Molecule: SAM riboswitch aptamer (S box leader)
Organism: Sphingobacterium sp. CZ-2
RNA sequence: CGCUUAUAGAGAAAGGCAGAGGGACUAGACCCGAUGAAGCCUUAGCAACCUGUCCCUUGACAAGGUGCUACAUUCUACCUCUAAAGAGGAACGAUAAGCU
Numbered sequence: 001c002g003c004u005u006a007u008a009g010a011g012a013a014a015g016g017c018a019g020a021g022g023g024a025c026u027a028g029a030c031c032c033g034a035u036g037a038a039g040c041c042u043u044a045g046c047a048a049c050c051u052g053u054c055c056c057u058u059g060a061c062a063a064g065g066u067g068c069u070a071c072a073u074u075c076u077a078c079c080u081c082u083a084a085a086g087a088g089g090a091a092c093g094a095u096a097a098g099c100u
Stems, first nucleotide, its partner, number of pairs: 002099006013043005021032003026077004044069003048066003051062004078089004
């Protein structure tokens, strides 16, 4: 890299370097950005999965391993229902664990 399974409308900051982009791809929108984007470093925080403890439970606590800390995975684009608004599901991506 690939495969499988599970989860996600909640939560969570600041400093330094840096210097124009960013919000996964494609398209359309919308938003963020010189009151400093992306990226790197440091500290802090959050608690999805693993881990540990309590409890044997449907839960609670901790924060060791990954991860995360604008906007629902930013929204829509594929399917179903609906007069419409809208609702549900899938797909894709992300994260975790396991496997080859």